[in-house]
RNA sequence: GGUGCCAGUGCGGGAGAGUGCGGCGGGUGCCUUAUCCGCCGCCGCCGAAGGAGCAACCGCCCCGGAAUCUCUCAGGCAUCAGGGACCGCACUGGCACA
Numbered sequence: 001g002g003u004g005c006c007a008g009u010g011c012g013g014g015a016g017a018g019u020g021c022g023g024c025g026g027g028u029g030c031c032u033u034a035u036c037c038g039c040c041g042c043c044g045c046c047g048a049a050g051g052a053g054c055a056a057c058c059g060c061c062c063c064g065g066a067a068u069c070u071c072u073c074a075g076g077c078a079u080c081a082g083g084g085a086c087c088g089c090a091c092u093g094g095c096a097c098a
Base pairs, nucleotide, nucleotide: 002097003096004095005094006093007092008091009090010089011088012087013086018043020042021041022040023039024038025037026036027035028034044077045076046075050073051071052070053069057065058064059063
C1' cells in the first nucleotide's frame, strides 16, 4: 500500500402521526371580532433519538448478548426549523487477514 470489521468526525439522503377542542398570557389588527405565538388541561394518533418487554438466533453456556417485532415512560403529530433509526461517500484511529 490492498481488503474486511469496529468506533469517531464531516457531507448527503431519511418516514410516520391533529392546521383537534378548551382555558390563560402576549403580539398584530379592528369598531361585528379575527388571526399568530407560547404554556396548561382533555381526547385522538405516530415510532426511526433514548428507554422497556418477548424472542428467532448466537456465544466464552444453566449464565449472558440480542431486532426494523411489541409497549409507548420519554419524545413527536400543518409548513419551516430542529431531532431522526438506518443507508451511502470521504477522512482519522484501532484490530484482523492474504
A computed fold for a 98-nucleotide RNA from an Alphaproteobacteria bacterium, annotated as Glycine riboswitch aptamer. Its Rfam family is "Glycine riboswitch aptamer". Gene Ontology term of the family: glycine biosynthetic process.